[in-house]
RNA sequence: GAGUCCGUCAAGCCUAAUCCGCGCGGCGUUCGCGCGGAGCCGGGGACCCACUCCCCCAUGGGGCGAAUCGGCACGUCACCGCCGUAGGGCCACUUCCAGGCCCGAGCCCGUCAGCUAACCCGGCCGGCCGUGUGGAAGGACCC
Repeated sequence: GAGUCCGUCAAGCCUAAUCCGCGCGGCGUUCGCGCGGAGCCGGGGACCCACUCCCCCAUGGGGCGAAUCGGCACGUCACCGCCGUAGGGCCACUUCCAGGCCCGAGCCCGUCAGCUAACCCGGCCGGCCGUGUGGAAGGACCC
């Protein structure tokens, strides 16, 4: 000097998953717990509307989420893999265009739920910490 790993802080990112007040404890700040408020998010739930019948085969149905669908491969079974794709995120104010890099999972209810005013119920976790390009328009801040 370079690379890699671990921890902490700051700034920032995904997500609804944040902010404020009071009290207690710890403490150099940061932090934790309890109560309350605000905000954001999800579910249930009328009229109206929608659905509804018969036969065969298969198959309960539904919710959160961007995370659906197709092809290939494997194939004794499971795990696992590849290429795309509906859709989604980031590139440090917002939007549009161009370019670049990624995700395209997982979980829950328990035979039950279409929409749905009033009304009712619930959540505010967890995971990263890399990237940090250009043009246009509109703003913000500073001098």
The RNA shown here (c-di-AMP riboswitch aptamer (ydaO/yuaA leader)) has 143 nucleotides and comes from Nonomuraea lactucae. The coordinates come from a structure-prediction model, not an experiment, and the mean pLDDT is 77. The organism belongs to Nonomuraea, within Bacteria.